[in-house]
Context: one part of a larger RNA
């Protein structure tokens, strides 16, 4: 390679888009390149296989066999090609609806720090205990009053929503997507997607802000045989905000994207149609059992890991190793692509 696999044993790209390629609807007509099928031709010599052939070698002759290939007849299913038409795949409209989908700007009330003032006196603070730190230079407590910065209680839900990372306080403004229903419109426009190209948590570097709280690092008390830690008093960087970088995560549902087919239950978003006291029916979501089936077992089970097709991406004993080199990106930190010796 193949065969065989990919929730947890090795193995689903973090997630979209979308280019070549692969795929890929229903009915008709032509066509006859692929495709079947039928005949011929050619297939030097040696081979190779029968035979003449008898024990074994060498020789020597005769017949055949040969994927494939060229002509030439046929045959129209399937593939391709042209043409013409469907509508139920996808898509466009109308009418509704839901939402922490997004980006920008405004705004608010709670707590926290720390400033001021006004009362008020000996503690507070923290721990299992204490202690460092803090307080008569008047602190905790307590009233008002300012000031600054992040985060949004309760509503909150197994809830919505997003392609994933993700998104929550209220109010404009811009802006994407999604559902449901009817039918009107087009007429296979569809799927997947090597390389591309774009989004991407925290962190970590970078430039100009910002800094309330929290806190790497770092300092001190403590604990301990020792404590470079768990634990307590402080504290830088970072966390915020703009802009450009990085491009990884247990980026996890450990389950790639699509499309069709399969026994029920109960719960719940959002809609329709029906009944209008309960219920019943149908779509797209989100969640509990469970039949069959299916797996090594756990588990799964119409949101499958059944059953089935198409298309990608990945595995192929452990270690050495996501290491060397080597190349591309990167201010760097690193990322990405990825051996092999040699062991067991």
């Nucleotide at each position: 390679c193949u065969g065989g696999g990919c929730g947890u044993a090795a193995a689903g790209g973090g997630c979209a888009c979308g280019u070549a390629g692969g795929c890929a609807g229903u009915g008709a007509a032509u066509c006859g390149g692929g495709u079947u099928g039928a005949a011929a031709g050619a297939g030097a010599a040696a081979g190779c296989u029968g035979c003449c052939a008898a024990a074994a070698a060498c020789u020597g002759g005769c017949a055949g066999a040969a994927u494939g290939c060229u002509c030439u007849c046929a045959a129209a299913a399937c593939c391709a090609a042209u043409u013409c038409a469907c509508u139920u795949c996808a898509g466009c409209g109308a009418g509704a609806u839901a939402g922490a989908g997004g980006a920008g700007a405004g705004u608010g009330g709670a707590a926290u720090u720390u400033c001021g003032u006004g009362u008020g006196u000996a503690g507070g603070g923290g721990u299992g205990a204490a202690a460092u730190a803090u307080g008569a230079a008047g602190a905790u407590c307590u009233a008002c009053g300012a000031a600054g910065g992040a985060a949004c209680g309760c509503c909150a839900a197994a809830a919505g929503u997003g392609a994933a990372g993700g998104c929550a306080g209220c109010u404009c403004u811009c802006u994407g997507g999604g559902u449901c229903c009817c039918u009107a419109c087009c007429g296979a426009c569809a799927c997947u997607g090597a390389g591309g190209u774009g989004c991407a948590a925290a962190a970590u570097a970078a430039u100009a802000g910002g800094g309330a709280g929290u806190g790497a690092a770092u300092a001190g008390g403590a604990u301990u045989a020792g404590a470079u830690a768990c634990c307590c008093u402080g504290g830088u960087a970072g966390u915020c905000c703009a802009u450009g970088c990085c491009g990884u995560a247990a980026a996890u549902a450990a389950u790639g994207a699509g499309u069709g087919u399969u026994c029920g239950c109960c719960c719940u978003u959002g809609g329709u149609c029906u009944a209008u006291g309960c219920g019943g029916a149908u779509c797209a979501g989100g969640g509990g059992c469970c039949c069959a089936g299916c797996u090594a077992a756990c588990a799964u089970g119409u949101g499958a890991a059944a059953c089935a097709c198409u298309c990608c991406a990945c595995c192929u004993g452990g270690g050495g190793a996501g290491u060397a080199c080597g190349g591309u990106c990167g201010c760097a930190a690193g990322a990405c692509c990825g051996a092999a010796a040699c062991u067991c």
This is a predicted structure of a 344-nucleotide part of an RNA (small-subunit ribosomal RNA, central domain) from Jaltomata sinuosa. Lineage of the source: Eukaryota > Euphyllophyta > asterids > lamiids > Jaltomata. The RNAcentral record of the full RNA draws on SILVA. The coordinates come from a structure-prediction model, not an experiment, and the mean pLDDT is 85.